[in-house]
Context: one part of a larger RNA
RNA sequence: UGACGGGGACCCGCACAAGCGGUGGAACAUGUGGUUUAAUUCGAUGCAACGCGAAGAACCUUACCUGGGCUUGACAUCCACGGAACCUUUUGGAAACAAGAGGGUGCCUUCGGGAACCGUGAGACAGGUGGUGCACGGCUGUCGUCAGCUCGUGUCGUGAGAUGUUGGGUUAAGUCCCGCAACGAGCGCAACCCCCAUGGUCUGUUGAUACGUGCCUUUUAGGUGGCGAUCCCUCAGGCCAGACUGCCGGUGACAAACCGGAGGAAGGUGGGGACGACGUCAAGUCAUCACGCCCCUUAUGUCCAGGGCUACACACGUGUUACAAUGCGGCGGACAACGGGUUGCUUGCCAGCGAUGGUUGGCUAAUCCCUUAAAACGUCGCCCAGUUCGGAUCGGAGUCUGCAACUCGACUCCGUGAAGUCGGAAUCGCUAGUAAACGCAGAUCAGAACGCUGCGUUGAUACGUUCCCGGGUCUUGUACA
Repeated sequence: UGACGGGGACCCGCACAAGCGGUGGAACAUGUGGUUUAAUUCGAUGCAACGCGAAGAACCUUACCUGGGCUUGACAUCCACGGAACCUUUUGGAAACAAGAGGGUGCCUUCGGGAACCGUGAGACAGGUGGUGCACGGCUGUCGUCAGCUCGUGUCGUGAGAUGUUGGGUUAAGUCCCGCAACGAGCGCAACCCCCAUGGUCUGUUGAUACGUGCCUUUUAGGUGGCGAUCCCUCAGGCCAGACUGCCGGUGACAAACCGGAGGAAGGUGGGGACGACGUCAAGUCAUCACGCCCCUUAUGUCCAGGGCUACACACGUGUUACAAUGCGGCGGACAACGGGUUGCUUGCCAGCGAUGGUUGGCUAAUCCCUUAAAACGUCGCCCAGUUCGGAUCGGAGUCUGCAACUCGACUCCGUGAAGUCGGAAUCGCUAGUAAACGCAGAUCAGAACGCUGCGUUGAUACGUUCCCGGGUCUUGUACA
């Protein structure tokens, strides 16, 4: 100087407390351990691995296993020789591949040849998801969006170092003020960037309709932006304004600041995002990529078929659905936002109980479609029961995608109807449009979400800082570095 303390002081954080909803019990989904296996490819392992890499394993992917093939190779550059490329086809075979048959003769040309492309041959070389993340780059996690980490000059100390950065206040903040042998500065904080919340102005098509008008139904009443017109309204998109403790009162040290108030759409960082200092963990990744060294080279490379990654006595993590009446089922009729669409989204009509199929039409999309949101609300039934709760499992019949659903897809219909009556010790998330509940969209994707990423709808509870955990500042002890 640090680190540590079941030392002290002060402060902060869903850290505790106060609550709400869960997990731990059940079934299923998914990941992991273990076991099994020819293989169950590899990596990730306290927080910070375990719905993680994987935004999607039937083949492919695929790296694993079994079997069948190849050896200048599936891929790159160079040389020689032959042939345009390419298309059709026979035999063997699971295919890869092997052995043949036929068609075809293009482009440029100085007529020597050349450029693509294919085949054969020789060697330089290719290739490796083989090893080492404890050789590395890059990227990432974490402490932690915590308020810290340092430097120059000066001063102090023999020196390591100290000072500044400590102190008094204050703040979300090393934020600001005051003081001070310090004076300044840098990386962080904040602001500058994006989204949301108010208003003005400009622009109105594919958006909107206060005004006029037309059309339609069924007179009342209503429907229809169709036309003129307009941009008041809704909305879209540029520009601008607006919030700064600016104003008032109080407290404070005449400071910084804090408390209350006014005005305001918004008030003291308005809400959210992006943004992560010096560093820590030899943290993670050689399987994104890149790269040193080592290793393989008729194989640790490469092609193909089938299998495996989907196994199952068991253990754990993360989820979904429930155990019901604030519920379940039937019927009726409301209200969104984000997004996506031409190898696509699919309206209407018809067929089917349905998954879906047929046909027709629109849309390269503020135009058409996905797209009837669901919970909520009204009404009827159920009457506390393993039930009109719950839906696992199994049997049968089908639909769709795809060369192909046996291992191993999703969905539909009929039947079946398991465990489960709110969960031990323990443990998790959350402070506002949040938790909880409800549905919708998207990426990946031929097909295949209870996962993930977003979106809106309904919409709660909270006295405080003694204690637990983590962190910051000062101080104290130390046989630790």